Source information: Small-subunit ribosomal RNA, central domain from a metagenome, 350 nucleotides, folded computationally. Its mean pLDDT, the model's own confidence on a scale to 100, is 87.
Context: one part of a larger RNA
RNA sequence: CUGGGCGUAAAGCGUACGUAGGCGAACAUAUGUGUCAGGUGUGAAAUCCCGAAGCUCAACUUCGGAACUGCGCCUGAAACUGUAUGUCUAGAGAUUUGGAGAGGUAAGCGGAAUUCCUGGUGGAGCGGUGAAAUGCACAGAUAUCAGGAGGAACUCUCAUGGCGAAGGCAGCUUACUGGACAAAAUCUGACGCUGAGGUACGAAAGCGUAGGUAGCGAAAGGGAUUAGAUACCCCUGUAGUCUACGCCGUAAACUUUGUACACUAGCUUUUGGGAAAUUCGACCUUCUCAGAGGUCAAGCUAACGUGAUAAGUGUACCGCCUGAGGACUACGACCGCAAGGUUAAAACUC
Repeated sequence: CUGGGCGUAAAGCGUACGUAGGCGAACAUAUGUGUCAGGUGUGAAAUCCCGAAGCUCAACUUCGGAACUGCGCCUGAAACUGUAUGUCUAGAGAUUUGGAGAGGUAAGCGGAAUUCCUGGUGGAGCGGUGAAAUGCACAGAUAUCAGGAGGAACUCUCAUGGCGAAGGCAGCUUACUGGACAAAAUCUGACGCUGAGGUACGAAAGCGUAGGUAGCGAAAGGGAUUAGAUACCCCUGUAGUCUACGCCGUAAACUUUGUACACUAGCUUUUGGGAAAUUCGACCUUCUCAGAGGUCAAGCUAACGUGAUAAGUGUACCGCCUGAGGACUACGACCGCAAGGUUAAAACUC
């Protein structure tokens, strides 16, 4: 290179946007880039192949032919491809109307609960566990009532439900704002798909500066358990968890399944629209579009399973894999305040 693969065996980048590149709907005309046909020139010799001949044979040598699958030029073909011009609306986008949603950002507000503080009642325990102890408590705890402070999270509704590219998103209200969907078929007229580099976003933990700190709680201290117990259990408790700004850039970032488009039996549940039928109007029913689930035909699969949300049948483009360990490592480079991240070997062993 050809070839084979990527749900679970090695293998889909965490996600999106997008540059170059690759690929790209229908019709007509022209052209003749690729493409195809014929002709012609060239394609040194040797080598290779075929047929002969010469050394006693063979290797070897010689002669003849074929071949050299390539390139140039000439003539022609015009389906496909490219290019140019003109058109078209089925892709894509815009417009109008409409409803759904924890989509995002900011501000304000609310109640329950925990903790703490003050005061009242009360008077001996409370707390905790398998059992205890450390701990708290007559300087009045736990319990209970009233008032106050502060921080964090939002019970029920809540669903196998919804929204978002992914990470993720849930009390209520307001402001600003993104996307998707349905119907209409008014407009533009291929404006599209993918996407190496690149850019942006990216849970938790961690880092920097400034705040905040109720509860929980790495580290740390103490009590138990135990042969020991640097743990599991208990009592405390600092970072952290929260806010603002700036970094980090990783996860079993998982549907372990890249994105887009087309096609290929059903049944059933559910979310958001639309239409028909019926009705006074609805519900129910039927059809349909866009999602989210279950179960299966064919097919696929090593099996498990998957099965219109494909792992089926095809197309386009990207990423990735090539025995296990060494090794999500070393060295180098780039990024980072650091922690570290990204890229990524070899010797050697089996």
Its Rfam family is "Bacterial small subunit ribosomal RNA". Its family is annotated with structural constituent of ribosome and ribosome in the Gene Ontology. RNAcentral holds the full RNA, with entries from SILVA.